[in-house]
RNA sequence: GUCCCCGUAGUUCAAUGGAUAGAACAAGUCACUCCUAAGGAUUAGAUGGAAGUUCGAUUCUUCCCGGGGACA
Repeated sequence: GUCCCCGUAGUUCAAUGGAUAGAACAAGUCACUCCUAAGGAUUAGAUGGAAGUUCGAUUCUUCCCGGGGACA
């Protein structure tokens, strides 16, 4: 340099065009307990960036950014 794959919550994963982006663990709060842990209730938290297509984009297209791989 060319080509391919990936990017969603603090972490690991769902959602493949349809309206409110879900779950587990982690975190905060409450209650319980002499205290801690476990278990219970509850809360907050995310689509890498920009443009395009569409009535509607996490999803499709283009460019850029980042990570990985193959070839040279």
Molecule: transfer RNA
Organism: Micavibrio sp.